[in-house]
Predicted 3D model of a 1398-nucleotide RNA (small-subunit ribosomal RNA) from an uncultured bacterium.
RNA sequence: CCCUUAGAGUUUGAUCCUGGCUCAGGAUGAACGCUGGCGGCGUGCCUAACACAUGCAAGUCGAACGAAGCAUAUCGGAACGGAGAUUCGUCAAAGUACUGGUAUGACUUAGUGGCGGACGGGUGAGUAAUGCGUGAGCAACCUGCCUUGAAGAGGGGGACAACAGCUGGAAACGGCUGCUAAUACCGCAUAAAGUAUCUGGACGGCAUCGACCGGAUAUCAAAGGAGAAAUCCGCUUCAAGAUGGGCUCACGUCUGAUUAGCUGGUUGGCGGGGUAACGGCCCACCAAGGCGACGAUCAGUAGCCGGACUGAGAGGUUGAACGGCCACAUUGGGACUGAGAUACGGCCCAGACUCCUACGGGAGGCAGCAGUGGGGAAUAUUGGGCAAUGGGCGAAAGCCUGACCCAGCAACGCCGCGUGAAGGAAGAAGAUUUUCGGAUUGUAAACUUCUUUUAUGAGGGACGAAGGAAGUGACGGUACCUCAUGAAUAAGCCCCGGCUAACUACGUGCCAGCAGCCGCGGUAAUACGUAGGGGGCGAGCGUUAUCCGGAUUUACUGGGUGUAAAGGGCGCGUAGGCGGGGCGACAAGUCAGGUGUGAAAUCCACGGGCUCAACUCGUGAACUGCACUUGAAACUGCCGUUCUUGAGUGCUGGAGAGGUAGACGGAAUUCCUUGUGUAGCGGUGAAAUGCGUAGAUAUAAGGAAGAACACCGGUGGCGAAGGCGGUCUACUGGACAGUAACUGACGCUGAGGCGCGAGAGCGUGGGGAGCAAACAGGAUUAGAUACCCUGGUAGUCCACGCUGUAAACGAUGAAUACUAGGUGUGGGGGGGACUGACCCUCUCCGUGCCGGAGCAAACGCAAUAAGUAUUCCACCUGGGGAGUACGGCCGCAAGGUUGAAACUCAAAGGAAUUGACGGGGGCCCGCACAAGCAGUGGAUUAUGUGGUUUAAUUCGAAGCAACGCGAAGAACCUUACCAGGGCUUGACAUCCUACUAACGAAGCAGAGAUGCAUUAGGUACCCUUCGGGGGAAGUAGAGACAGGUGGUGCAUGGUUGUCGUCAGCUCGUGUCGUGAGAUGUUGGGUUAAGUCCCGCAACGAGCGCAACCCCUAUUGUUAGUUGCUACGCAAGAGCACUCUAGCGAGACUGCCGUUGACAAAACGGAGGAAGGUGGGGACGACGUCAAAUCAUCAUGCCCCUUAUGUCCUGGGCUACACACGUAAUACAAUGGCGAAGAACAGAGGGAAGCAAAGCCGCGAGGCAGAGCGAACCCCUAAAAUUCGUCUCAGUUCGGAUUGCAGGCUGCAACUCGCCUGUAUGAAGUCGGAAUUGCUAGUAAUCGCGGAUCAGCAUGCCGCGGUGAAUACAUUCCCGGGCCUUGCACUCACCGCCCGUCA
Repeated sequence: CCCUUAGAGUUUGAUCCUGGCUCAGGAUGAACGCUGGCGGCGUGCCUAACACAUGCAAGUCGAACGAAGCAUAUCGGAACGGAGAUUCGUCAAAGUACUGGUAUGACUUAGUGGCGGACGGGUGAGUAAUGCGUGAGCAACCUGCCUUGAAGAGGGGGACAACAGCUGGAAACGGCUGCUAAUACCGCAUAAAGUAUCUGGACGGCAUCGACCGGAUAUCAAAGGAGAAAUCCGCUUCAAGAUGGGCUCACGUCUGAUUAGCUGGUUGGCGGGGUAACGGCCCACCAAGGCGACGAUCAGUAGCCGGACUGAGAGGUUGAACGGCCACAUUGGGACUGAGAUACGGCCCAGACUCCUACGGGAGGCAGCAGUGGGGAAUAUUGGGCAAUGGGCGAAAGCCUGACCCAGCAACGCCGCGUGAAGGAAGAAGAUUUUCGGAUUGUAAACUUCUUUUAUGAGGGACGAAGGAAGUGACGGUACCUCAUGAAUAAGCCCCGGCUAACUACGUGCCAGCAGCCGCGGUAAUACGUAGGGGGCGAGCGUUAUCCGGAUUUACUGGGUGUAAAGGGCGCGUAGGCGGGGCGACAAGUCAGGUGUGAAAUCCACGGGCUCAACUCGUGAACUGCACUUGAAACUGCCGUUCUUGAGUGCUGGAGAGGUAGACGGAAUUCCUUGUGUAGCGGUGAAAUGCGUAGAUAUAAGGAAGAACACCGGUGGCGAAGGCGGUCUACUGGACAGUAACUGACGCUGAGGCGCGAGAGCGUGGGGAGCAAACAGGAUUAGAUACCCUGGUAGUCCACGCUGUAAACGAUGAAUACUAGGUGUGGGGGGGACUGACCCUCUCCGUGCCGGAGCAAACGCAAUAAGUAUUCCACCUGGGGAGUACGGCCGCAAGGUUGAAACUCAAAGGAAUUGACGGGGGCCCGCACAAGCAGUGGAUUAUGUGGUUUAAUUCGAAGCAACGCGAAGAACCUUACCAGGGCUUGACAUCCUACUAACGAAGCAGAGAUGCAUUAGGUACCCUUCGGGGGAAGUAGAGACAGGUGGUGCAUGGUUGUCGUCAGCUCGUGUCGUGAGAUGUUGGGUUAAGUCCCGCAACGAGCGCAACCCCUAUUGUUAGUUGCUACGCAAGAGCACUCUAGCGAGACUGCCGUUGACAAAACGGAGGAAGGUGGGGACGACGUCAAAUCAUCAUGCCCCUUAUGUCCUGGGCUACACACGUAAUACAAUGGCGAAGAACAGAGGGAAGCAAAGCCGCGAGGCAGAGCGAACCCCUAAAAUUCGUCUCAGUUCGGAUUGCAGGCUGCAACUCGCCUGUAUGAAGUCGGAAUUGCUAGUAAUCGCGGAUCAGCAUGCCGCGGUGAAUACAUUCCCGGGCCUUGCACUCACCGCCCGUCA
C1' cells in the first nucleotide's frame, strides 16, 4: 500500500450497561414429509467387530519328476468285415470296435517338486502409546524375486509319495507291506575375497569402536531343463545396488486431581543365554534405585495422519469416500513353514455358537464380492467382462484374478438442460374483493405466427487397441451425427405479525390450533384453518439431527473483577515467573542467507480435454513445519569483571492504646453487717408480675467480690490483618527522620506449605459483681413461641487446648515508576526573621477533605487512582437448583474446606430517569380539623334502591362521582314488561304494475283491534290539440325492502360526571447529559393564583389564572306608559321622587405612613356608596377513571324477519318478612290553638288559559262570567309578626292509620289519583356507634311562584321576608399543590411479594 472484518430480536413506563437465550449463513456418507422430466460425474450399513443358506473371491508350472489317461502314426494279436481276386480250397485291401508294444504330441493331470497363498481386497473391535505425525540415528540389523560385478558346478549314495495288495472307519480320514523318479533329500571332493578365533601395520571416528592392507588355524557350495544348434532358462558362493522391512531417539498427540503418590524384573551394574539385530527381551548374582505437580499411577473416551467443513484470520469441529501408516480377521492362546507371518479364505489347543453322525467321532468361520435374517430413522444387484490398468505362475502360448473395468438400483450430493418463443385488450369468461363506481388475477388465457433442446421413430456410427503385421471391445449399436413427427412427453414446495422479501376476505372465538425467539387466539385474528392474491427457491422445496460461524459468550489475536459474576481474612516464604547501570566474551532464544525434507492427491494461479459446467489432465506456486549449515550480535539469556541510585547494615535521634508478663489505683454496681427512718419501692405509652411492716426504697458508716477503666479523646496514634485505651516496671517487634561509614542487585511477586486470625461455639480446671441467649412470669395482641417489663442459667472473665469462620469492607491483591493544584492534621529535619510562647518558608513519612486532566455504563475515582505503564498471584463466565448432594481432607462435636449434576426459566442483574407511593422530611392551601349553629343515624309517612316475590313486577345508573338519579310528573296512553286475541311488503319511507278519487255514517258481531254492512252514499288539483297526459292520494299484487327501546358504551361519534375553579400542563430555540431526560417550571420573597418581583444557561411563547361578558351595590344623563304623584277624590296635568332600561362615571394599592432588598408586596390610614379579585354567576388547561350513556340522537359489526316487527284488550312497572339512602312532619311553651285584623315582598305564569265581582255550600267546590295575549286584568291571600289562652301532660303536642259522607279531573279513579268535612288519634318525650351542611345577608327559619301536567309533589328549579353564633390555632383526620428523600412499585400501595394448605 492492497485485500479482508455486516448484524438483528428479547429484561424497562422509558434509558444506558452487564448478561444469557434465539435468528439470518455455510456444510453433511444423512433421514423424514410433499412433489418428481432428462443427462453427466461422484457417493451409498454411521446401528449388531450380530448370526450367516448358496455361488464365486489364489493359483500356476508337464520346458523339474515318476506315473496314468487321451490323440496320431507305426508294428502286432484275435474278432467282425468283405471292395476285389480266385485254381472255388480259399486269399484278401479299405473300414469297424477291442487289445499289446514302440514312437510322437506346443494334449490332460491326482501325486512328488518349485514359485505364489505375508500382495491385492475388508473392517476400525482393541490401542492414549510395542500406535501415529514430523525430524534424526543404527559404528546394533535383515532383505525372495530384480540389476551389476567376480568365481564355480567333479563324483557318489540312500529314501518317500504316487502306484499295487491287504486292511480300519458311517464319514472325515487313515494304518501295514512292497516297488519307484527328480531341479526332493544326504555325505565326499574343490575353495576364498565368506564366517569364527588369534595376531601385525597404518588410518578414521561418536564412547562402546569402524573400515582398509596382511599372516596363521578351523570350517562351509552346487541341479539340472529345453533346443538340431547357436543359445536360452535355471543352480552355488561372494561383493555391490535397488526395493521392502526391523530397531532406537527428540518433539507433538483428548478429558478428569471428587484419581497424588506409583513401581519388584521394578531402576542400574557384572556375567551369561537368546535374536537378523540393540536391549531385563530372559536368567544368576550385586546395588537400591526409577517415575511424578512440566501431572506419574488410575479412570473414561478414541484408530492416527495427508486432508475435509467452517472462519477475515487466529482458531474450532471432524477423520465417510481417495491416499500413507497401524491394528484386527468367531473369542483367547501357541508355535511351525518361509526371504518375509506369529499368517482373513494355513496348522495346533481351549471357549462359545452352528451343522453332519451309524453317537464311536467329525466339519465350519463373509470385518472379500453379491446375497439372507436381525438391529435400525436409514444405506444398492445372489449382474457382465478380463477388452483396458494392475497382480500371481509360466521360456511362452496361456491359465487365474468379485483387484479392476463396466452395467443395474437410489434426486443421496454436485453440475448442466428442458417443461416453449414472438405477437395478442372485447383488458373475455371464471374466481377473489368492493366504498357497488370499480379493482386484481392479467398478455396471463383464448387466438395468430414460429421453433424442436428434450421425447419418439428411422438411417449412419466411434475414440478407448499399445508393440513389425494380423487378431482381440464387457461397456454397446452406447456417446455422437443426420432426417422425420408434433407444443407436442415434462412443476412443484415453502412462506407472507417483527426479526424477514411478501395482504386481503371468510370461518373459529383462550376453543380448535400456531410457535425458532418475542409471542398470537377470550366475536371485526395481515400470527389458527380455508380461499384469492403476493414473495422466495425451483426438479426440487421444507422439517429434523449434527458441526463451525455470528459468540470479543474462555478474549493468543481479543474480555474482565468498588456497586453488574468475580480480590484469597492477613502475613512469612518454597518451587516457578519477572528483574538496575557500564565493559568484554559466547551464540541458547532472535534475525538473515543457503541445503535437505515437507509423498501423491487436495487447495490456489495459469493453460488443455469432454458442446459448457461439474469432472479431469498438465505446469507452476504453495504446503506458513522440521532438521542441518553459514553469518549478524541490538534485545533476552549465560559467563567474567565493575558501579551505586534498588535492597540491606552501621551510627545519631525523637513519636506511639504495637506485643507479653507482673505489680498497684480510684470511681461505680451488687451483696453482707450495723445505725437512722416509715410505707411504699420499682417499672411503663399505660400497667402488672416482682421487692417491702419478718422494716424495703432512701440515707450514713464499715466490709467483701468480680469486671471495666469516665474526663483527656481528636475522620488523633500504633499494628500485616484480626485488633489495641487507668498507672508503673521488666522483656520485646516494627515504622520514621538525619547521616553517608559498610555490602554491592543481595530485588519484586508467590501455586503448594507454615503461621496469625473478631465474635459465637467446644474440652479441662478456676472465677462469677454487672449484663444476659435458653427458660419462667407479667403486659400488648385476633394470636404474640416477638418488640416492652420483672426475674434468670449457660456465656461473658482467667489459664491451657480446639474451632478457622464474618458486610474478616475501602465490598477496591501486592510491588515499582510517572502524571495540575488547593486546604487541614500527626511525627521528624533544614532555612529565614526573631529570639518569647510564636510567625514565614522548604522537605521526608503518615492520615483526611475538595478538585483538573484522564478513566468510567453511570454513580463516582482522581498522587492513599477506579489515571498512564510493567511484573507476579488469586478469582469470574446467565438466573434458580446450590455453596446443596456424593466423595476426599480437617475437626471432640457443631461444622469447615474442596465442590457437581438432573431438572427448570428467558430472563436474573447494575447505574441512572420520569412518575406514583411512604404509619419520610420541609413549606402552603381548603368548612379539612378546631370553634360554633342546625341536622342525619332513633319515630311515622313520602320517595328511590337492594333483596324477595311474581305470568310480568321492562331497562339503565353502583364508593366519593348509583340510590326524590334517567323520570320537568306510570289509572288507559306513556310502556320498552306479562297473558290473551289479531296482521305479514307490514303501524312508517322509496321504487314498479294494474285499478280506483279519496272517504265511507247509522246498524250488527266482538273485550277491542277488526270484520260485515259497502254493489248505500259520495266526488277533488294542473295542463290540454278534449283523444288524453302529469302529479298527489287510496286499494290490490310481485319483489327490492321496511321495522327492532334486540346485543356490544370493552368497536364508536356526540354529550356528561369527577379530580377541580385545584394551579397547574406544555412547546420553540439554546445549553447540559452517551441516553431516558434535565434546564426553563428550581432558588429568595410574595400572592387567591406558574400572581408579581429579584436572582439564575437560559431566552421567549402557548393552553390554563386574572381581565374582557351578565346580575347586583352608588351616581350622572337620556327616555318616560300601563309606572309614579309635591294635587282632598276623580279626570286632567307633570316627570322632582319610586321604578323601568339605554348610555356613561366610579376602585387603580391611585394617595399618605411603616415594614421590606431603593423590588414585588404586606400592614395601617385618609377619602369614598363600595378597598385591596366589593358580592354572586357564566366560563372547567394537559389529562385520569376502557367512568356513564347503543333506552335522547347518530353509528360499525352481529342477530330476528308469519317475528326479537306491528295492532288491540286486560294486567304489571304501585307486590312486601326485611335492609339502606334522600326528604317531609314531629316529639312541643323561641310552642300549639283562637282572635283581630293592620302592614310589608320579590320573582314568575296566563287564551283548549288565568279568572275578578256577585250568589250557593262548614269546606273541597259549584253557578256565573267583568277584565286580560297582560309594568294595565287575573293567579295574589304573603307567612313568620302582634294580642289572648293553654302550663309540661303522650297533652289543646303529634298527626299516622282507619270508618263514614262528599268534591274535582278524566272514556274510565277496583287494582292505582288529588282534595274537603266529620270521627278515630299510632309511633314519637330530641335519638347508640357513627356521620352531614354552613364563615354573612351566610346558616337557621318563614312563606310565594314556575316547569312537567286533563288530574296528581313532602321532589326539582327559582323568589323574596326575618336573620344569628364562631374561627385560639394548623398538632392531629381527609383532600390537594410545590420542593426534597427512600424505593425490589410503573396495571403505579386496592402495588409488589413470602410461607403454608388445597

The coordinates come from a structure-prediction model, not an experiment, and the mean pLDDT is 83. The sequence is in RNAcentral, with records from Greengenes.